[in-house]
Molecule: c-di-GMP-I riboswitch aptamer
RNA sequence: GAAAAUAGUGGGCAAACUUAUCGAAAGAUAAGGACGCAAAGCCAUGGGUCUAAUAACGUCAAGUUAAUGAUUGCCAGGUUGCAAAC
Numbered sequence: 001g002a003a004a005a006u007a008g009u010g011g012g013c014a015a016a017c018u019u020a021u022c023g024a025a026a027g028a029u030a031a032g033g034a035c036g037c038a039a040a041g042c043c044a045u046g047g048g049u050c051u052a053a054u055a056a057c058g059u060c061a062a063g064u065u066a067a068u069g070a071u072u073g074c075c076a077g078g079u080u081g082c083a084a085a086c
Base pairs, nucleotide, nucleotide: 012037013036017032018031019030020029021028022027035073041079042078043077045076046075047074048071049070050069054066055065056064057063
């Protein structure tokens, strides 16, 4: 310096749940908390999933459809990268 594989109390992240705030909702943020994670670092680019304020349809209503909302801890892709061992 390069490629593949392995482990996870050196260090790192933090699910469910609780409280507060924001949001129409999905969900997000902060604190607590640990189910897990080797990219659970970053990017909504492709697919998937969730939601439907709003719009369209609907005689009214019920309802249906649609992301421009959300999710990278659903998958793929892009990009950067720590330690040990080989």